[in-house]
Context: one part of a larger RNA
RNA sequence: GAUUGAACGCUGGCGGCAUGCUUAACACAUGCAAGUUGAACGGCAGCAUGUAUCUUGACGCUUCGGUUGAACUAGCAGGCGUCAAGUGGCGGACGGGUGAGUAACGCGUAGGAAUCUGCCCAGUAGUGGGGGACAACCAGGGGAAACCCUGGCUAAUACCGCAUACACUCUACGGAGAAAAGGAGGCCUCUUCUUGAAAGCUUUCGCUAUUGGAUGAGCCUAUGUCGGAUUAGCUAGUUGGUGAGGUAAUGGCUCACCAAGGCGACGAUCCGUAGCUGGUUUGAGAGGAUGAUCAGCCACACUGGGACUGAGACACGGCCCAGACUCCUACGGGAGGCAGCAGUGGGGAAUAUUGGACAAUGGGGGCAACCCUGAUCCAGCAAUGCCGCGUGUGUGAAGAAGGCCCGAGGGUUGUAAAGCACUUUCAGCAGUGAGGAAAUCUUUAUAGUUAAUACCUAUGAAGCUUGACGUUAACUGCAGAAGAAGCACCGGCUAACUCCGUGCCAGCAGCCGCGGUAAUACGGAGGGUGCAAGCGUUAAUC
Numbered sequence: 001g002a003u004u005g006a007a008c009g010c011u012g013g014c015g016g017c018a019u020g021c022u023u024a025a026c027a028c029a030u031g032c033a034a035g036u037u038g039a040a041c042g043g044c045a046g047c048a049u050g051u052a053u054c055u056u057g058a059c060g061c062u063u064c065g066g067u068u069g070a071a072c073u074a075g076c077a078g079g080c081g082u083c084a085a086g087u088g089g090c091g092g093a094c095g096g097g098u099g100a101g102u103a104a105c106g107c108g109u110a111g112g113a114a115u116c117u118g119c120c121c122a123g124u125a126g127u128g129g130g131g132g133a134c135a136a137c138c139a140g141g142g143g144a145a146a147c148c149c150u151g152g153c154u155a156a157u158a159c160c161g162c163a164u165a166c167a168c169u170c171u172a173c174g175g176a177g178a179a180a181a182g183g184a185g186g187c188c189u190c191u192u193c194u195u196g197a198a199a200g201c202u203u204u205c206g207c208u209a210u211u212g213g214a215u216g217a218g219c220c221u222a223u224g225u226c227g228g229a230u231u232a233g234c235u236a237g238u239u240g241g242u243g244a245g246g247u248a249a250u251g252g253c254u255c256a257c258c259a260a261g262g263c264g265a266c267g268a269u270c271c272g273u274a275g276c277u278g279g280u281u282u283g284a285g286a287g288g289a290u291g292a293u294c295a296g297c298c299a300c301a302c303u304g305g306g307a308c309u310g311a312g313a314c315a316c317g318g319c320c321c322a323g324a325c326u327c328c329u330a331c332g333g334g335a336g337g338c339a340g341c342a343g344u345g346g347g348g349a350a351u352a353u354u355g356g357a358c359a360a361u362g363g364g365g366g367c368a369a370c371c372c373u374g375a376u377c378c379a380g381c382a383a384u385g386c387c388g389c390g391u392g393u394g395u396g397a398a399g400a401a402g403g404c405c406c407g408a409g410g411g412u413u414g415u416a417a418a419g420c421a422c423u424u425u426c427a428g429c430a431g432u433g434a435g436g437a438a439a440u441c442u443u444u445a446u447a448g449u450u451a452a453u454a455c456c457u458a459u460g461a462a463g464c465u466u467g468a469c470g471u472u473a474a475c476u477g478c479a480g481a482a483g484a485a486g487c488a489c490c491g492g493c494u495a496a497c498u499c500c501g502u503g504c505c506a507g508c509a510g511c512c513g514c515g516g517u518a519a520u521a522c523g524g525a526g527g528g529u530g531c532a533a534g535c536g537u538u539a540a541u542c
Base pairs, nucleotide, nucleotide: 001542002541003540004539006538007537008536009535010534013389014388015387016386017385018384019382020381021347026345027344028343030342031341032340035090036089037088040087041086060067061066097300098299099298106225107224108223109222110221111220112219115217116216120213121212122211123210124209125208126207127206128162130160131159137152138151139150140149141148142147168177169176170175182205183204184203185202186201187200189198226272227271228270233263234262235261238260239259240258241257242256243255244254245253275297276296277295278294279290280289281288282287302323303322304321305320306319325336326335327334328333353379355378356377357376361375362373363372364371365370392422393421394420395419402413403412404411405410426483428478429477430476431475432474436469441463442462443461444460445459446458447457448456486531487530488529489528490527491512492511493510497526498525499524500523501522507514508513
């Protein structure tokens, strides 16, 4: 000199863009952070709509027969919404957090062969015919609760056989084995007679088997990757082979047997420290230091262990066991896991709101509408950093007053102020007002499909809408210099000097050193110098 996720002191006008627990991977009150699907299913608890029938009571009108409106109950049919609870599907393996562990195929770079891959894309072949359950629910029971038990009914794209097998797997090449599920929209015909049923056609979303691709993941090799020798020897599944088991897959991955190997001063083993990288910072470079934010990979989810499900986990907001801790309890037994977003206590020099919205981007589910999303987008707080702007401009000598110095003449503060003439950025008030919005949806045209002008799909056109931010940005108007400057330093290094006070005291100090009666070095004042909404100090790196 440059730099920082900084802190502290004094000071502080505005905006833009970034950044914000580096310490206790310490403990956590409360709320939210992963759901969705009724176009898989049985259903209808609640809410809302329509149609028709019946019942009851009350009110209005009444010709006392009824009628209409409203309310309630029950049943039926169609549609909508919610899945309230349940069965089923897909997703909870992504996204978000943290850096404890790890010196390692963990990461970086370059290669490899013995593998799997839901959703997605392209191709091939199918989607036939049956069955039995279990929830919800009902009944009964136990328990303080969490929840549990018994009996009974029932549906499915839940579950299980049978049939079939292009390709697939195994094969002794003869053969053997193994699959599925339906849903939704529309139409025609027949019966019946206007609504349901039956058969059929068609479109679409699915389902099963398999091939190829894409994406993602697992595995192997070479090489690089901190310090210590006051750590020199380490190793029995250890090194290799044969056979078997296991895995999606290679392999001592595991096991049986056999051999006695394998690593090491080119640093094994042990100890300490540490997530790695792209990068960041400094430097002319070489190099050094570092690994916040952002991006890639890895590891972890109260501590330790384990598997289940699944395409994918040995799973942060899943399960089981053990442990520590906290909470509830009727003492029999139960519940919990913020290193998600906010927030609390604690620790600390130190680090923010228990905010808004799904409008955009992205993700999950769904045909879609849509729902969910503390991802994300925004707002709030903080001069924490970088950048920009402002705190006025011109004129103005009686060189005013006051302050300070003085050789008492004057000098300086100083065109500085006042005064005069202007301007109005920013802040303030009022108004106008983009862009972030593309879609979805509705109607319609054409084309494809089809028996079809339905339906559906594709493309186009038209129309109604969708903004958290937001009192948006930007622009216009209004008023008035009005609301806006400090901090450090002045002995040398190092830009900037005098007076007073103090008297080796009080104090200063980065180094040299100042202070013991004329201190440019202490304290104050005037003046000056340097930076400036900051300026200094401390810490840290080069």